[in-house]
RNA sequence: GCACCUGUGUUUCAAUGGUAGAAUCUUCGGUUUCCACCCGAAAGACCUGGGUUCGAUUCCCGGCAGGUGCA
Numbered sequence: 001g002c003a004c005c006u007g008u009g010u011u012u013c014a015a016u017g018g019u020a021g022a023a024u025c026u027u028c029g030g031u032u033u034c035c036a037c038c039c040g041a042a043a044g045a046c047c048u049g050g051g052u053u054c055g056a057u058u059c060c061c062g063g064c065a066g067g068u069g070c071a
Stems, first nucleotide, its partner, number of pairs: 001070007011023003018054001026042005047063005
């Protein structure tokens, strides 16, 4: 330099155009003599800027970050 892949809560992963879900973490409550386990509740995210669309995490383009291969 060229090509390709990935980007979603603290972390690990889903969701093939119609209210973004699970595990884990945190906080609170219940249980317990206390802690842990367990049960319940709450908070917490679509990398960024545009475009298409009635409607975009999803499709298209640019940028940013990371990774793989070739040179």
Notes:
This is a predicted structure of a 71-nucleotide RNA (transfer RNA) from Adineta vaga. Its Rfam family is "tRNA". Rfam links the family to the GO term triplet codon-amino acid adaptor activity. Model confidence (mean pLDDT): 82 of 100.